A computed fold for an 86-nucleotide RNA from uncultured Lawsonibacter sp., annotated as Glycine riboswitch aptamer. Lineage of the source: Bacteria > Clostridia > Eubacteriales > Oscillospiraceae > Lawsonibacter. The prediction has a mean pLDDT of 77. The sequence is in RNAcentral, with records from MGnify.

RNA sequence: GUGACUCUGGAGAAGCUCGUUUACCGGGUGCCGAAGGUGCAACGCGGCGAAAGCCGCCAAUCUCUCAGGCAAAAGGACAGAGGAGA
Numbered sequence: 001g002u003g004a005c006u007c008u009g010g011a012g013a014a015g016c017u018c019g020u021u022u023a024c025c026g027g028g029u030g031c032c033g034a035a036g037g038u039g040c041a042a043c044g045c046g047g048c049g050a051a052a053g054c055c056g057c058c059a060a061u062c063u064c065u066c067a068g069g070c071a072a073a074a075g076g077a078c079a080g081a082g083g084a085g086a
Stems, first nucleotide, its partner, number of pairs: 002085001005082005014029001016028004030070003036066001037064001039062001044057005
């Protein structure tokens, strides 16, 4: 350095509406981005080529909103501390 796991912190957006309706379930409308997933790139990297050039690859808290979410709880990217193992 990597790192299962443990502890702490951790945002956004409907306690919307209809179904006789608290919850569950189903429908509708409006939203959010920080599980996961999609998209992208040159003066970079790799391949081919004499060259011109062609092809391929790579990120995010950006983008989309598929998934997920919109009181609390849970979850939660990320950050801090500890840390088995190899």